[in-house]
RNA sequence: UGGGCCUUCGUCCAAUUGGCAGGACGCCGGGUUUUGGUCCCGGAAAUCCGCGUUCGAGUCGCGGGGGCCCAG
Numbered sequence: 001u002g003g004g005c006c007u008u009c010g011u012c013c014a015a016u017u018g019g020c021a022g023g024a025c026g027c028c029g030g031g032u033u034u035u036g037g038u039c040c041c042g043g044a045a046a047u048c049c050g051c052g053u054u055c056g057a058g059u060c061g062c063g064g065g066g067g068c069c070c071a072g
Base pairs, nucleotide, nucleotide: 001071002070003069004068005067006066007065010025011024012023013022019055027043028042029041030040031039048064049063050062051061052060
């Protein structure tokens, strides 16, 4: 410098044809327990940024940021 792929709760992953962003672990509160742990119930928590298309964008288009791979 060129090409390709990826970017979603704290972490790891889902989300059908564009139609309420969900699960596990972790965290918080409660129940159970002498206490802790286990187990049970409940809760908070995210779409990398901007613009565009659309009635509607995690998903499509453009630009930018970050990461990985290949080539030179």

Predicted 3D model of a 72-nucleotide RNA (transfer RNA) from a soil metagenome. Its Rfam family is "tRNA". Rfam classes the family as a transfer RNA. Rfam describes the family as follows. Transfer RNA (tRNA) molecules are approximately 80 nucleotides in length. Its mean pLDDT, the model's own confidence on a scale to 100, is 81. RNAcentral records the identical sequence in 2 taxa.